This is a predicted structure of a 351-nucleotide RNA (Bacterial RNase P class A) from a Pseudomonadota bacterium.
It matches the Rfam family "Bacterial RNase P class A". By type it is a ribozyme. From the family's description: Ribonuclease P (RNase P) is a ubiquitous endoribonuclease, found in archaea, bacteria and eukarya as well as chloroplasts and mitochondria.
Its mean pLDDT, the model's own confidence on a scale to 100, is 79.
The gene name in the source record is rnpB.
Lineage of the source: Bacteria > Pseudomonadati > Pseudomonadota.
The sequence is in RNAcentral, with records from ENA.
The model forms 94% of the base pairs in the Rfam consensus.
RNA sequence: GGAGUUGACCAGGCAAUCGCAGUGCGCUGUGUCGCGUUGAGGAAAGUCCGGGCUCCAGAGGGCAGAGUGCCAGGUAACGCCUGGGGGACGCGAGUCCACGGAAAGUGCAGCAGAAAGUAAACCGCCGAUGGCCCGCAAGGGAUCAGGUAAGGGUGAAAGGGUGCGGUAAGAGCGCACCGCGCGGGUGGUAACACGCCGUGGCACGGUAAACCCCACUCGGAGCAAGACCAAAUAGGGAGGCAUUGGUGUGGCCCGCACUGCCUCCGGGUAGGUCGCUAGAGUUCUGUGGUGACACAGAUCCCAGAUGAAUGGUUGCCCACGACAGAACCCGGCUUACGGUCAACUCCCACC
Numbered sequence: 001g002g003a004g005u006u007g008a009c010c011a012g013g014c015a016a017u018c019g020c021a022g023u024g025c026g027c028u029g030u031g032u033c034g035c036g037u038u039g040a041g042g043a044a045a046g047u048c049c050g051g052g053c054u055c056c057a058g059a060g061g062g063c064a065g066a067g068u069g070c071c072a073g074g075u076a077a078c079g080c081c082u083g084g085g086g087g088a089c090g091c092g093a094g095u096c097c098a099c100g101g102a103a104a105g106u107g108c109a110g111c112a113g114a115a116a117g118u119a120a121a122c123c124g125c126c127g128a129u130g131g132c133c134c135g136c137a138a139g140g141g142a143u144c145a146g147g148u149a150a151g152g153g154u155g156a157a158a159g160g161g162u163g164c165g166g167u168a169a170g171a172g173c174g175c176a177c178c179g180c181g182c183g184g185g186u187g188g189u190a191a192c193a194c195g196c197c198g199u200g201g202c203a204c205g206g207u208a209a210a211c212c213c214c215a216c217u218c219g220g221a222g223c224a225a226g227a228c229c230a231a232a233u234a235g236g237g238a239g240g241c242a243u244u245g246g247u248g249u250g251g252c253c254c255g256c257a258c259u260g261c262c263u264c265c266g267g268g269u270a271g272g273u274c275g276c277u278a279g280a281g282u283u284c285u286g287u288g289g290u291g292a293c294a295c296a297g298a299u300c301c302c303a304g305a306u307g308a309a310u311g312g313u314u315g316c317c318c319a320c321g322a323c324a325g326a327a328c329c330c331g332g333c334u335u336a337c338g339g340u341c342a343a344c345u346c347c348c349a350c351c
Stems, first nucleotide, its partner, number of pairs: 001347010012317007020039007027031001041323001045334002048332005053222004065218005070084005085099001086097004100213002105211002107207002122152002124148003129145002132141003160178006179202001180200005185194003226274004236265006245259005281300001283298006318321001
C1' cells in the first nucleotide's frame, strides 16, 4: 500500500428570528395573552417472534391443531442472546447450519443403467465340477449348465478401503493396517471427545422445512383493549293523574290491547375524562461472572398528540450531511442506510 474479518461509536455544528404541540407560573387585562421550560430514531419501518397491561372464557385432564428441536447458561419471556460441542466453507481473521429419531411403521427417488434396496451378470473373467468335441493315453479345445462384484460401463449413489495370501476365476474367504458397529473405561455438569481396553468380518444405503414417532411449549381477542362522566331527539321501565276520555276487538256489557299528561329511574349515542407514559427506565461507579447478565450505590426525568406538534428563514463554518417521522409500552429479530474509529487476518513492497 492492497484485499478482507469482527466490534464499538456518530447521525452536520453554532447563533439569531418567526411559528407549532405539551407543561409550569403570572394577571387591573383569563386571552387566538405573557414569561419560562420540554419536544423523534438507530432503525420511530416490516408487524415476524416474545412479554407487560386490558377485557372475555375457563374445575381438571385428554384429542385435534400450531410451533420449537445438539448441550449448558442468561432473561419477565422468546423462535432472542452468551459460552461450549459437532458438521460445512475459507490459506486465515472468521462465517454459516430446523443440528432429535431412518436397527417402530408407511411413502418417495426423474434420466441413465443388466441391476436402486430381502441387490444385480450388460461387457469382461473363469469354466475347478458335471456334460460336449478331439485324443490310445497323458492331455487339449470350445463354453451348455454353472461360478464370479476383482476390471469396464451407467449413475448423485452399485452394499467398507489399501496390500498380501488364497482361488478355476473371484470374494472379509483368511490375515495386517485403516475405517465401522457393539460393550466397557477415562475426561467433561452436559453435548461430546479419546493415538484407552475388549469384541464382531462388518452393514444398518439416502430422504423426516415427506407422512410419522419422541420431547417440550401454546386459551382467545387486542389501546378502535378497556374504565368513568354524560346532552338533544327517539325508544324502555315504575308510580301518579286524567277518571271512566279516545281508538280497536265485538251485536252489546265486562275484559283485553293501544293511546294522553306529570314525576322518577336505568341503558345508550354525540361529546368529554381516564387508560397515556416513572419504566423489566437513563447515565456513572463499584462488585461477581470467560460472557450474555446480575447485584449494590449515586444520579437524572427524557414527546404524549387525537386532524393529530416537532417546522421555516437568515448568517457563519466544515469533511457539504444517507436511510428515514412516535400514536399503549417494553425485549428481540429482520430490512433500509451515510460516515468515523479500534482490534485482528492474508498478500505485496521497502528498511